[in-house]
RNA sequence: GAAGCAGGCCGGGUGAUCGCCGGUCAAUCCCGGCCCAGCCGGGAAUGACGGGAGGAAAGUCCGAGCUCCGCAGGGCAGGGUGCUCCGUAACGCGGAGUCCCGGUAACGGGAAGGAAAGUGCCACAGAAACAUACCGCCGCCCGGGCCGUCUGGCCCUGUCGGUAAGGGUGAAAUGGUGAGGUAAGAGCUCACCGGUUCCCCGGGUGACCGGGGAAGCCGGGCAAACCCCAUCCGGAGCAAGGCCAAAUAGGGGGGCUGUGUAGGGCGGCCCGUCCGAUGCCCCCGGGUUAGGCCGCUUGAGGCGCCGGGUAACCGGCGUCCUAGAGGAAUGAUCACCGCCCCCGGGAGACCGGGGGAACAGAACUCGGCUUACAGGCCUGCUUCAGCA
RNA sequence: GGCGGCGUAGCUCAGGUGGCCAGAGCACGCGGUUCAUACCCGCGGAGUCGGGGGUUCGAAGCCCUCCGCCGCCACCA
Numbered sequence: 001g002a003a004g005c006a007g008g009c010c011g012g013g014u015g016a017u018c019g020c021c022g023g024u025c026a027a028u029c030c031c032g033g034c035c036c037a038g039c040c041g042g043g044a045a046u047g048a049c050g051g052g053a054g055g056a057a058a059g060u061c062c063g064a065g066c067u068c069c070g071c072a073g074g075g076c077a078g079g080g081u082g083c084u085c086c087g088u089a090a091c092g093c094g095g096a097g098u099c100c101c102g103g104u105a106a107c108g109g110g111a112a113g114g115a116a117a118g119u120g121c122c123a124c125a126g127a128a129a130c131a132u133a134c135c136g137c138c139g140c141c142c143g144g145g146c147c148g149u150c151u152g153g154c155c156c157u158g159u160c161g162g163u164a165a166g167g168g169u170g171a172a173a174u175g176g177u178g179a180g181g182u183a184a185g186a187g188c189u190c191a192c193c194g195g196u197u198c199c200c201c202g203g204g205u206g207a208c209c210g211g212g213g214a215a216g217c218c219g220g221g222c223a224a225a226c227c228c229c230a231u232c233c234g235g236a237g238c239a240a241g242g243c244c245a246a247a248u249a250g251g252g253g254g255g256c257u258g259u260g261u262a263g264g265g266c267g268g269c270c271c272g273u274c275c276g277a278u279g280c281c282c283c284c285g286g287g288u289u290a291g292g293c294c295g296c297u298u299g300a301g302g303c304g305c306c307g308g309g310u311a312a313c314c315g316g317c318g319u320c321c322u323a324g325a326g327g328a329a330u331g332a333u334c335a336c337c338g339c340c341c342c343c344g345g346g347a348g349a350c351c352g353g354g355g356g357a358a359c360a361g362a363a364c365u366c367g368g369c370u371u372a373c374a375g376g377c378c379u380g381c382u383u384c385a386g387c388a
Numbered sequence: 389g390g391c392g393g394c395g396u397a398g399c400u401c402a403g404g405u406g407g408c409c410a411g412a413g414c415a416c417g418c419g420g421u422u423c424a425u426a427c428c429c430g431c432g433g434a435g436u437c438g439g440g441g442g443u444u445c446g447a448a449g450c451c452c453u454c455c456g457c458c459g460c461c462a463c464c465a
Base pairs, nucleotide, nucleotide: 001384002383003382004381005380006379007378008377009376010375012337013336014335015334016333017332018331020052021051023049024048025047026046028044029043030042031041032040033039034038054359058370059369061368062367063366064365065364066237067236068235069234073271074270075269076268078233079232080231081230082229083097084096085095086094087093098112099110100109101108102107113228114227118226119225120222121221122220134167135166136163137162138161139160141158143156144155145154146153147152175193176192177191178190179189180188194218195217196215197214198213199212200211201210202209203208241294242293243292244291251284252283253282254281255280256279263275264274265273286464287463288462301320302319303318304317305316306315307314308313339356340355341354342353343352344351345350389461390460391459392458393457394456395455398414399413400412401411407445416432417431418430419429420428438454439453440452441451442450
């Protein structure tokens, strides 16, 4: 220098003017209440101060907090997860590793338990995709033909049998090479290689790795098919839920039930347990400026330093508080600067003019994942080439 | 805001346990019938199975992710 890999960060800045939404304070006006020259509550507009979107606020895919269902119990069913260890409040998330695959490498990808528990499927093709012989090879026998005269040899057809070496089919065909062996073959036997299982030794917390030995043990694939094993899961969701106020017909229909019964405890069933009646459930109907307040933002919180840990992360100290509303604000214009593109000028540094800047947007709150994203910055590493 | 369901031809829908399977009706086009039209008869075209990725030899159906559409949830008595 070229090509590439991984990680992190920003996602315009400053100023002026005009607005929008909350908060605090000051003074003015209006409304309501009362134990009325005052106090309390609410509202309107003015001024001052201070605050006002994101890395994804998104999708709502996981996990929690919080709230209610009296407690959140057992079994069946159902669902999630699935190499190991660690982190965490928890997770299907993250970190570090193991194994396999891809890449020269940096590095990337992997829903990665079990197919010697059982069931099922493997289209077409092919003989066979649970036991299977189409062609081929070989043997016995029968029949025929030829050579020939040794009770012989060769060829063809057929029946039966052996054979998975060869051909051919397929995504996939019963370990591979060689030798022996055989009628022909075949782990049938042997040598080497590969795999599986078991044993021993060593390393590692572990997945697993390294070494040695034994057994011919050697016919697949699919579990993101049912299933088995291990492990986890009660349900609903801030429109949860609590308090206050106002108004209406405690209206109509249907079902269940006669006492620990019906029914309910917002889940499919059963058991247990608790509540438990003139009631309980469902449907239709009625009322409400679809009212006000709380929940509602301080939280597993952000930043900095130090320490532990390879890391995720944890601990200590210091510091900061920074939207909380209702269909719901967080903006617009101008100037300058920064970035990118185009045109003109210039040898060049640069100058002048014009244009552009994404994805998107809080609605109870966190931790993750996934998806979208103009443009830009930084760091580390790998390979190749060149120079010193 | 939260929760649930659906997506197959222009429209309405089938598609069992992944293969033999991408179909039916209506609509559309052509031909026949008729003097002509309709009805009827025959033939035909039309599909990224909402998009992408994965598992598998093989995906409309299985798994993951994204997109679009639809529905339901206030309080009081």
This is a predicted complex of two RNAs, RNase P RNA and transfer RNA, with 465 nucleotides together. Rfam match: Bacterial RNase P class A. Gene Ontology terms of the family: tRNA processing, ribonuclease P activity and dimeric ribonuclease P complex. It is annotated as a ribozyme. Its mean pLDDT, the model's own confidence on a scale to 100, is 76.